Predicted 3D model of RNase P RNA and transfer RNA as a complex of 439 nucleotides. It holds a member of the Rfam family "Bacterial RNase P class A". The family's RNA type in Rfam is ribozyme. About the family: Ribonuclease P (RNase P) is a ubiquitous endoribonuclease, found in archaea, bacteria and eukarya as well as chloroplasts and mitochondria.

């Protein structure tokens, strides 16, 4: 100097005028007022309702490697393993194909049980070239395919074959060491396609709806408010509800239609809050103290115009390629709260800082 | 707010359990006709809405997005 990785941060500044929602205040006026994704609604939760929320199957789940964070979670951190990069790093829906079913088009003998060529060995025959039968002999060559019984090399055999050995792999282990564990080394034992984003197994885990949740604030009409026993508690029948079904529990109270009305609360100052600072961890992130109250509406405010000033792009100009000044034109993204946190994902013109890798070139 | 569907040739629709993308009408081009309609023969058009994973293979399976359409509430 170029080129790259990861973490963050910004998301134009200022002024005048107009003009908007909410608080405050008789009034003047005075304070406050969009995001990092406020989106998509893909997942956790807070809240909130249920006569019937429990247990079993059933059914859902983009739950699926350890271990830790956190309310909590399919998130996040930190490792482990596999796959990429020279690297800094970075992706990985990462149990289970030896419970079982199902698929593997076309090509191939043959796709999960197989011999098509070839090799080998017996018979039978021969013009000794072969040539016909037969092999529960063989996967070591050829050939197909995305995949083909572990590769590669000796040793072995008729001919071959993890048959036997060496290096390498691959699974599985009530074995040893090291780790809290995943899992690494070393030892033994096996060598069995592939798919579970196909069905399914196994672990795990889920109560239904959702702020249009749901509380409050009206009148009219319908229609209910069972039976036996028992002095009563309560018992048995009988009829009902539990989104699918049994069990087991509960009810007998509610409620249904119709008008009107879009009210007031939930819901917006105190909550897993924001910010700073110190301390603990390698990190997520925890605790301690100090500060601060921070956006609400109900067709939905948070806006317009000008001036100045800052980045970028372009064009002319100044010895004018690079920088620098001036003139002049353009431009400054994606987007926009609506019951509120965490997170994921997706959209996004630029600029900025820290760490850190790898080339080049100079001392 | 909280569900469900659909996207495939210019237009309407198929495509079961993954294996070369198809119909009908539309278009073109020859034949018939004095021309045109008709009939007939053959042809040509396809980023499966977009990206991305799984697999050997993806319209299909799954995961983001994007687009169109539809139904549902409170109501004292």
């Nucleotide at each position: 100097g170029g080129a790259g990785u990861a973490c963050g941060c910004u998301a134009g500044a200022u002024g005048a005028c107009c003009g908007c929602g909410c608080c405050c205040g008789c009034a003047a006026g005075g304070g406050u007022g969009a995001g990092g994704a406020a989106a998509g609604u893909c997942c956790g939760g807070g809240c909130u309702u249920c006569a019937u929320c429990g247990g079993g199957c059933a059914g859902g789940g983009g739950u699926g490697c350890a271990g830790g964070a956190u309310a909590a979670c399919g998130u996040c951190c930190u490792g482990u393993c596999g796959g990429g990069g020279u690297g800094a790093c970075u992706c990985g829906a990462a149990g289970g194909a030896a419970a079982g079913u199902g698929c593997c088009a076309c090509a191939g003998a043959a796709a999960c049980a197989u011999a098509c060529c070839g090799c080998c060995c017996c018979c039978g025959u021969u013009u000794c070239g072969g040539c016909g039968g037969g092999g529960c002999g063989u996967a070591a060559g050829g050939g197909u395919g995305a995949a083909a019984u572990c590769g590669u090399g000796a040793g072995g055999u008729a001919a071959g074959a993890g048959c036997u050995c060496a290096c390498g792999g691959a699974g599985c282990u009530u074995c040893g060491c090291g780790g809290u564990g995943a899992c690494g080394c070393g030892g033994g034992c096996u060598c069995g396609g592939g798919u579970a984003a196909a069905c399914c197994c196994c672990a795990c885990u889920c109560g239904a709806a959702g702020c249009a949740a749901g509380a409050c604030c009206g009148c009219u009409c319908g229609a209910a408010c069972c039976c036996u026993c028992g002095a009563a508690a309560g018992a048995g029948g009988c009829g009902g509800a539990c989104g699918g079904c049994c069990c087991g529990u509960c009810c007998g109270c509610a409620c249904g239609a119709g008008c009107u009305a879009c009210g007031u609360c939930g819901c917006a100052c105190c909550g897993a809050g924001g910010u700073g600072c110190g301390c603990g961890g390698u990190a997520a992130c925890g605790c301690g103290c100090a500060u601060c109250c921070c956006a609400g509406a109900u067709a939905g405010a948070u806006g317009g115009u000008c001036g100045u000033c800052c980045c970028c792009c372009c064009g002319c100009g100044a010895c004018g390629a690079u920088c620098u000044c001036g003139c002049g034109g353009g431009g400054g993204a994606c987007a926009g709260a609506a019951u509120c946190c965490g997170g994921c994902u997706u959209a996004c013109c630029g600029g900025c800082g820290u760490a850190c890798u790898c080339c080049c070139c100079g001392u | 707010g909280g569900g469900g569907a659909u996207g495939u040739a210019g237009c309407u629709c198929a495509g079961c359990u993954g294996g070369u993308a198809g119909a009908g009408c539309a278009c073109u081009u020859g034949c018939u006709u004095c021309g045109c309609a008709u009939g007939u023969a053959a042809g040509g058009g396809g980023u499966c809405g977009g990206g991305g994973g799984u697999u050997c293979g993806a319209g299909u399976c799954c995961c983001c997005c994007c687009a169109u359409c539809u139904c549902c509430a409170c109501c004292a």